Background: This is a predicted structure of a 73-nucleotide RNA (transfer RNA) from a Clostridia bacterium. Taxonomically the source falls in Clostridia (Bacteria, Bacillati, Bacillota).
RNA sequence: CGCGGGAUAGAGCAGUUGGUAGCUCGUGAGGCUCAUUCCCUCAAGGUCGGCGGUUCGAGUCCGUCUCCCGCUA
Numbered sequence: 001c002g003c004g005g006g007a008u009a010g011a012g013c014a015g016u017u018g019g020u021a022g023c024u025c026g027u028g029a030g031g032c033u034c035a036u037u038c039c040c041u042c043a044a045g046g047u048c049g050g051c052g053g054u055u056c057g058a059g060u061c062c063g064u065c066u067c068c069c070g071c072u073a
Stems, first nucleotide, its partner, number of pairs: 002071006010025004019056001027043005049065005
């Protein structure tokens, strides 16, 4: 250089045919309890890697760039 995969909440990951961005853990508050690391309820936290395009509408489709992983030479 060439090819493929990936980037979504603090961490690990989903997201179907383009149509309200979710799950588990963690964090905070409350409940339960003599108490708690268990259990129950609630909440906060994301402009979906950057820029541009298509579209009424983009995490999703297209182009380009950055970073990570793998394959080939």
Background:
Its Rfam family is "tRNA". Rfam classes the family as a transfer RNA. Its family is annotated with triplet codon-amino acid adaptor activity in the Gene Ontology. From the family's description: Transfer RNA (tRNA) molecules are approximately 80 nucleotides in length. Its mean pLDDT, the model's own confidence on a scale to 100, is 82.